[in-house]
RNA sequence: GCGCCUGUAGCUCAGUGGAUAGAGCAUCGGCCUCCGGAGCCGAGGGUCGGAGGUUCGAAUCCUCUCAGGCGCGCCA
Numbered sequence: 001g002c003g004c005c006u007g008u009a010g011c012u013c014a015g016u017g018g019a020u021a022g023a024g025c026a027u028c029g030g031c032c033u034c035c036g037g038a039g040c041c042g043a044g045g046g047u048c049g050g051a052g053g054u055u056c057g058a059a060u061c062c063u064c065u066c067a068g069g070c071g072c073g074c075c076a
Stems, first nucleotide, its partner, number of pairs: 001072007010025004018056001027043005049065005
């Protein structure tokens, strides 16, 4: 340099065009309990890496770009 993959909640991940983006763990509150760090219930938390485009509609498709990873190649 070229190609491919990954990026979504604090962490690990789902969601491959259809409207309000979810789960588990964690956090916070409550219940339970002799106590709570176990168990149960509930709540908060996201401008989907960034920008632009296509579309009635984009996490999803296209272009550019950033970060990480893998493979190939060039120089030495």